[in-house]
């Protein structure tokens, strides 16, 4: 100096669950709470994948214009022993 690696330190985030609010739902937000995370930071018309179906429809097991980045992905990025 480096990282395809992760022993330590500092700091950070926060699953399930509970309460409240919003929403048709998926889910989101706030508070509590920690299962975990070196990207669990950012990106959702414009890579793949997944969830929901108010509405559409004669009806639907179909369809996103609604969502998920803590599924993969893209972009940026902290520290460092052997």
């Nucleotide at each position: 100096c480096a990282a395809u690696a992760g022993a330590a330190a500092u700091g950070g985030c926060a699953a399930a669950c509970u309460u409240g609010u919003u929403g048709a739902a998926a889910a989101a937000c706030a508070a509590g709470g920690a299962c975990g995370c070196a990207a669990a930071a950012c990106u959702a018309u414009a890579g793949g994948g997944g969830c929901u179906a108010a509405a559409g429809u004669a009806a639907a097991u179909c369809u996103a214009u609604g969502c998920c980045a803590g599924c993969c992905a893209g972009u940026u990025g902290c520290c460092u022993a052997c």